[in-house]
RNA sequence: UGAGACACCUGGGGGAGCCCUUUUGGGGCUGAGAGGCGGGCUUCACCCGCGACCCCUGGAACCUGACCCGGUUCGGACCGGCGUAGGGAACGGUGCAUCGCCCGUUG
Repeated sequence: UGAGACACCUGGGGGAGCCCUUUUGGGGCUGAGAGGCGGGCUUCACCCGCGACCCCUGGAACCUGACCCGGUUCGGACCGGCGUAGGGAACGGUGCAUCGCCCGUUG
């Protein structure tokens, strides 16, 4: 001096499904996460803020196509396709294992 696993910080992006039931509730499934707290509000995750979790360009986190197609399932989940599709939030900072290159000194 270049690269860089990992950790942390700051900032940003995002989703919350399905089944059963005696339905202001309870139980179960998958998943990182299935909505914990407060407010709009009398009710509802409809909206806002905070929190948890995941993701931030080497970007399938997430959205669109899509109430998509085939398999499978009670259904969702799952597998394959669509998909070299179209979008999508930091080329941020600090620490630092390791590796490369250059310079100097000594032997």
Annotation:
This is a predicted structure of a 107-nucleotide RNA (TPP riboswitch aptamer (THI element)) from an uncultured Rhodospirillales bacterium. Model confidence (mean pLDDT): 76 of 100.